[in-house]
Molecule: SAM riboswitch aptamer (S box leader)
Organism: Bacteroidota bacterium
RNA sequence: UACUUAUCCAGAAAGACAGAGGGAAAGGCCCAAUGACGUCUUAGCAACCUGUAACCUUACAAGGUGCUAAAUCCUGCUUCGCUUGCGAAGAAAGAUAAGAU
Numbered sequence: 001u002a003c004u005u006a007u008c009c010a011g012a013a014a015g016a017c018a019g020a021g022g023g024a025a026a027g028g029c030c031c032a033a034u035g036a037c038g039u040c041u042u043a044g045c046a047a048c049c050u051g052u053a054a055c056c057u058u059a060c061a062a063g064g065u066g067c068u069a070a071a072u073c074c075u076g077c078u079u080c081g082c083u084u085g086c087g088a089a090g091a092a093a094g095a096u097a098a099g100a101u
């Protein structure tokens, strides 16, 4: 990094610093001076890579990442169904991991 694959309705917060916007972007809807977002410390969640036992599919651990408001917070684009503004499926975009360049 404009590439590939997999996953994304589960889960998991306290303290200190700091002081205004934040939730990727647009529209909505939310969070936020009862201090959000961010940084640090500690704690936790999960199990992609990893390790150890099985031995072909599991169990355990937690070293490298990641994460700890809301389904990726929801929607948009396409198709289908109908009660015509809802439902279902898929795509796009995004995030994370493991590769690749």
Base pairs, nucleotide, nucleotide: 001100003099004098005097006096007095008094013042014041015040016039017038021031022030023029026075027074028073043068044067045066048064049063050061051060052059053058072093077090078089079088080087081086082085